[in-house]
RNA sequence: CCACCGAAAGAGCAAACCCGUCGUAAGGCGGGGACGCAGAGCCACCGGUCCCGGACCGCCCUCACGGGAUCGAGGAGCCGCCGAA
Numbered sequence: 001c002c003a004c005c006g007a008a009a010g011a012g013c014a015a016a017c018c019c020g021u022c023g024u025a026a027g028g029c030g031g032g033g034a035c036g037c038a039g040a041g042c043c044a045c046c047g048g049u050c051c052c053g054g055a056c057c058g059c060c061c062u063c064a065c066g067g068g069a070u071c072g073a074g075g076a077g078c079c080g081c082c083g084a085a
Stems, first nucleotide, its partner, number of pairs: 005083002012037002017032006035072001041078002045075002048070006054063001
């Protein structure tokens, strides 16, 4: 120095819930709040989950198709702090 790994320290993030706000919705954002997190940083590329619309159709249904949400559930990609055993 690198990899695995995760003791310590500094710094960081922030689940549920509440308030405000945007959105048809899933859900986003801001404030409060901390259950947790060594990638709980970025990314919707893969599959998953969820929402809205919807061909056929009288209706229902679907999961063809179109659009959207979710990375704090998994995989791929990008970038990255510290250094005890």
This is a predicted structure of an 85-nucleotide RNA (c-di-GMP-I riboswitch aptamer) from a Nitrospirota bacterium.
The prediction has a mean pLDDT of 79.
The sequence was found by an Rfam model in a public genome assembly.
It matches the Rfam family "c-di-GMP-I riboswitch aptamer". Gene Ontology term of the family: cyclic-di-GMP binding.